[in-house]
RNA sequence: AGCAGAGUAGGGGCCCGCGCGUUAAGUGCCUGACCAACGGGGAGUUGUGGCAGGACGAAGCCCAGUGCGCGGUGCGGGUCCCGCAUCCCACUGCU
Numbered sequence: 001a002g003c004a005g006a007g008u009a010g011g012g013g014c015c016c017g018c019g020c021g022u023u024a025a026g027u028g029c030c031u032g033a034c035c036a037a038c039g040g041g042g043a044g045u046u047g048u049g050g051c052a053g054g055a056c057g058a059a060g061c062c063c064a065g066u067g068c069g070c071g072g073u074g075c076g077g078g079u080c081c082c083g084c085a086u087c088c089c090a091c092u093g094c095u
Stems, first nucleotide, its partner, number of pairs: 001095005010082010020071003029054004034050003040089004060068002062065001
């Protein structure tokens, strides 16, 4: 110097547990002179999360209970998959 690779945050599927809503919050969608995080170090988006605002919008039931459902529902755990947007450096292996 060249080539290859590892590792994280995070995201998703399934399962389990505990909740919330069903008097409609949440989820999803749109907007933003806003905030935050993003492999070991640096930078960091049109990506991610939060916050604020906006539009849309639903499944309840009877046996009345420690009940059965419903919600692109929240949190935690397990497991599998994807995986630092990207750039530079560092790390490991080979040449």